[in-house]
Molecule: transfer RNA
Organism: Bacteroidota bacterium
């Protein structure tokens, strides 16, 4: 320095162009318990940033940055 990949609540993880962006877990807050655990109801919380393409973008295209991977030059 090319080139491929990937980036979603806190943290795993789905949604492959038309969702109220879902679920576990873990936080709250109730409710069960004699306490705690465990169990139940319920509530916070996210599409890396930017511009495109489209009636519509977490979805698709470019570039940013951040992280992998292959690679090429240089003593």
């Nucleotide at each position: 320095g090319g080139c491929c990949c990937g980036u979603u609540c806190g943290u795993c993880u789905a949604a492959g162009g038309g969702u109220u962006a879902g679920g576990a877990c873990a936080c709250c807050a109730c409710c069960c318990u004699u306490u705690c655990a465990c169990g139940g109801u319920g509530g916070u919380g996210a599409u890396a940033c930017g511009a495109g393409u489209u009636c519509g973008a977490a979805u698709c295209u470019c570039g940013u940055a951040c992280g992998g991977g292959c690679u090429a030059c240089c003593a």